[in-house]
Context: one part of a larger RNA
RNA sequence: CCAUGGCUAAGGAACUCGGCAAAUUAACCCUGUAACUUCGGGAUAAAGAGUGCCCUUCGCAAGAAGGGCCGCAGUUAAAUGACCCAGGCGACUGUUUAACAAAAACACAUGGCCCUGCUAAAUCGAAAGAUGAUGUAUAGAGCCUGACACCUGCCCGGUGCCGGAAGGUUAAAGAAGCUUGUUAGCAGCAAUGCAAAGCUCGCGACUGAAGCCCCGGUAAACGGCGGCCGUAACUAUAACGGUCCUAAGGUAGCGAAAUUCCUUGUCGGGUAAGUUCCGACCUGCACGAAUGGUGUAACGAUCUGGGUACUGUCUCAGCCAUGAGCUCG
Numbered sequence: 001c002c003a004u005g006g007c008u009a010a011g012g013a014a015c016u017c018g019g020c021a022a023a024u025u026a027a028c029c030c031u032g033u034a035a036c037u038u039c040g041g042g043a044u045a046a047a048g049a050g051u052g053c054c055c056u057u058c059g060c061a062a063g064a065a066g067g068g069c070c071g072c073a074g075u076u077a078a079a080u081g082a083c084c085c086a087g088g089c090g091a092c093u094g095u096u097u098a099a100c101a102a103a104a105a106c107a108c109a110u111g112g113c114c115c116u117g118c119u120a121a122a123u124c125g126a127a128a129g130a131u132g133a134u135g136u137a138u139a140g141a142g143c144c145u146g147a148c149a150c151c152u153g154c155c156c157g158g159u160g161c162c163g164g165a166a167g168g169u170u171a172a173a174g175a176a177g178c179u180u181g182u183u184a185g186c187a188g189c190a191a192u193g194c195a196a197a198g199c200u201c202g203c204g205a206c207u208g209a210a211g212c213c214c215c216g217g218u219a220a221a222c223g224g225c226g227g228c229c230g231u232a233a234c235u236a237u238a239a240c241g242g243u244c245c246u247a248a249g250g251u252a253g254c255g256a257a258a259u260u261c262c263u264u265g266u267c268g269g270g271u272a273a274g275u276u277c278c279g280a281c282c283u284g285c286a287c288g289a290a291u292g293g294u295g296u297a298a299c300g301a302u303c304u305g306g307g308u309a310c311u312g313u314c315u316c317a318g319c320c321a322u323g324a325g326c327u328c329g
Base pairs, nucleotide, nucleotide: 002323003322004321005320006319007318008317010315011314014313019310027051028050030048031047036041038147052069053068054067055066056065057064058063070074082308083307084306085305086304087303088302089300090299094106095105111144112143113142115140116139122131123130124129148295149294150293151292153225154224155223158222159221160218161217162216163215164214167213168212169211173207174206177203178202181199182198185194186193187192226244227243228242229241230240253287254284265281266280267279268278269277
């Protein structure tokens, strides 16, 4: 000097990002126990009292009652919950990054949409075949939501999906007709010109499915849910009016929020003092309804703020034990 353990005057979180670590609490018996609540819980809530040994009585015993004795201390050692208040998130038990993340992430019961009539849909495979399932729509597959309570608004213009078939477009294919080359033949003295049939090079009106265009439906499908100006007998504000645009202009509820830039917003509470916290306000840069909205008892090695108790965390350090280093030998 380090590590581990033990003790400490007075104070008691002043430490620190943060009570991290440590201390407190603890067993059994008795009394007693709040808000809230889904009436089960919350609850070992909280808070308080007792505990050794000897004798007597009662008792089968466990033990109870009465009397007495000792100590600073009787769950005498060890083992053995600290507690409370408020809020965020997630209902819960569970699962997870084997070896830096255990969570608010995943799952979950619940709710919904959609597909699938059985040789099912879906999936694997080149196929045979297999899973689904020795199941049959109260079944199976996919997607979203995530207990429960109250609810879940408007928009189908875009994208997707479903339905429709009148019209437009339209492939292969077919095809009226036209056309290129070739030449039997005809004409010509010749060069050459014309040229049937067949074969051949192209063009091609017209016919022609699905799809797309088109017409409807569908948002617990992907998604989206405005601007400007004026107006009330103080001022301010605007129930009201005008106008432009849109598929429709954000409803209920919540709101400086795990979302608020300005921002340490403003007011209130808590503190002597509070960028955090709690309650409000609403000016929502940029909440919002199953990419669910708002609440919520219980639960959580969760996150945040406060308090009681307690303490070497600290003021501020000291001593002891054990081990290692170091010094001397």
Description
Model confidence (mean pLDDT): 88 of 100. Large-subunit ribosomal RNA, domain IV from a metagenome, 329 nucleotides, folded computationally. Its Rfam family is "Bacterial large subunit ribosomal RNA". Rfam links the family to the GO terms structural constituent of ribosome and ribosome.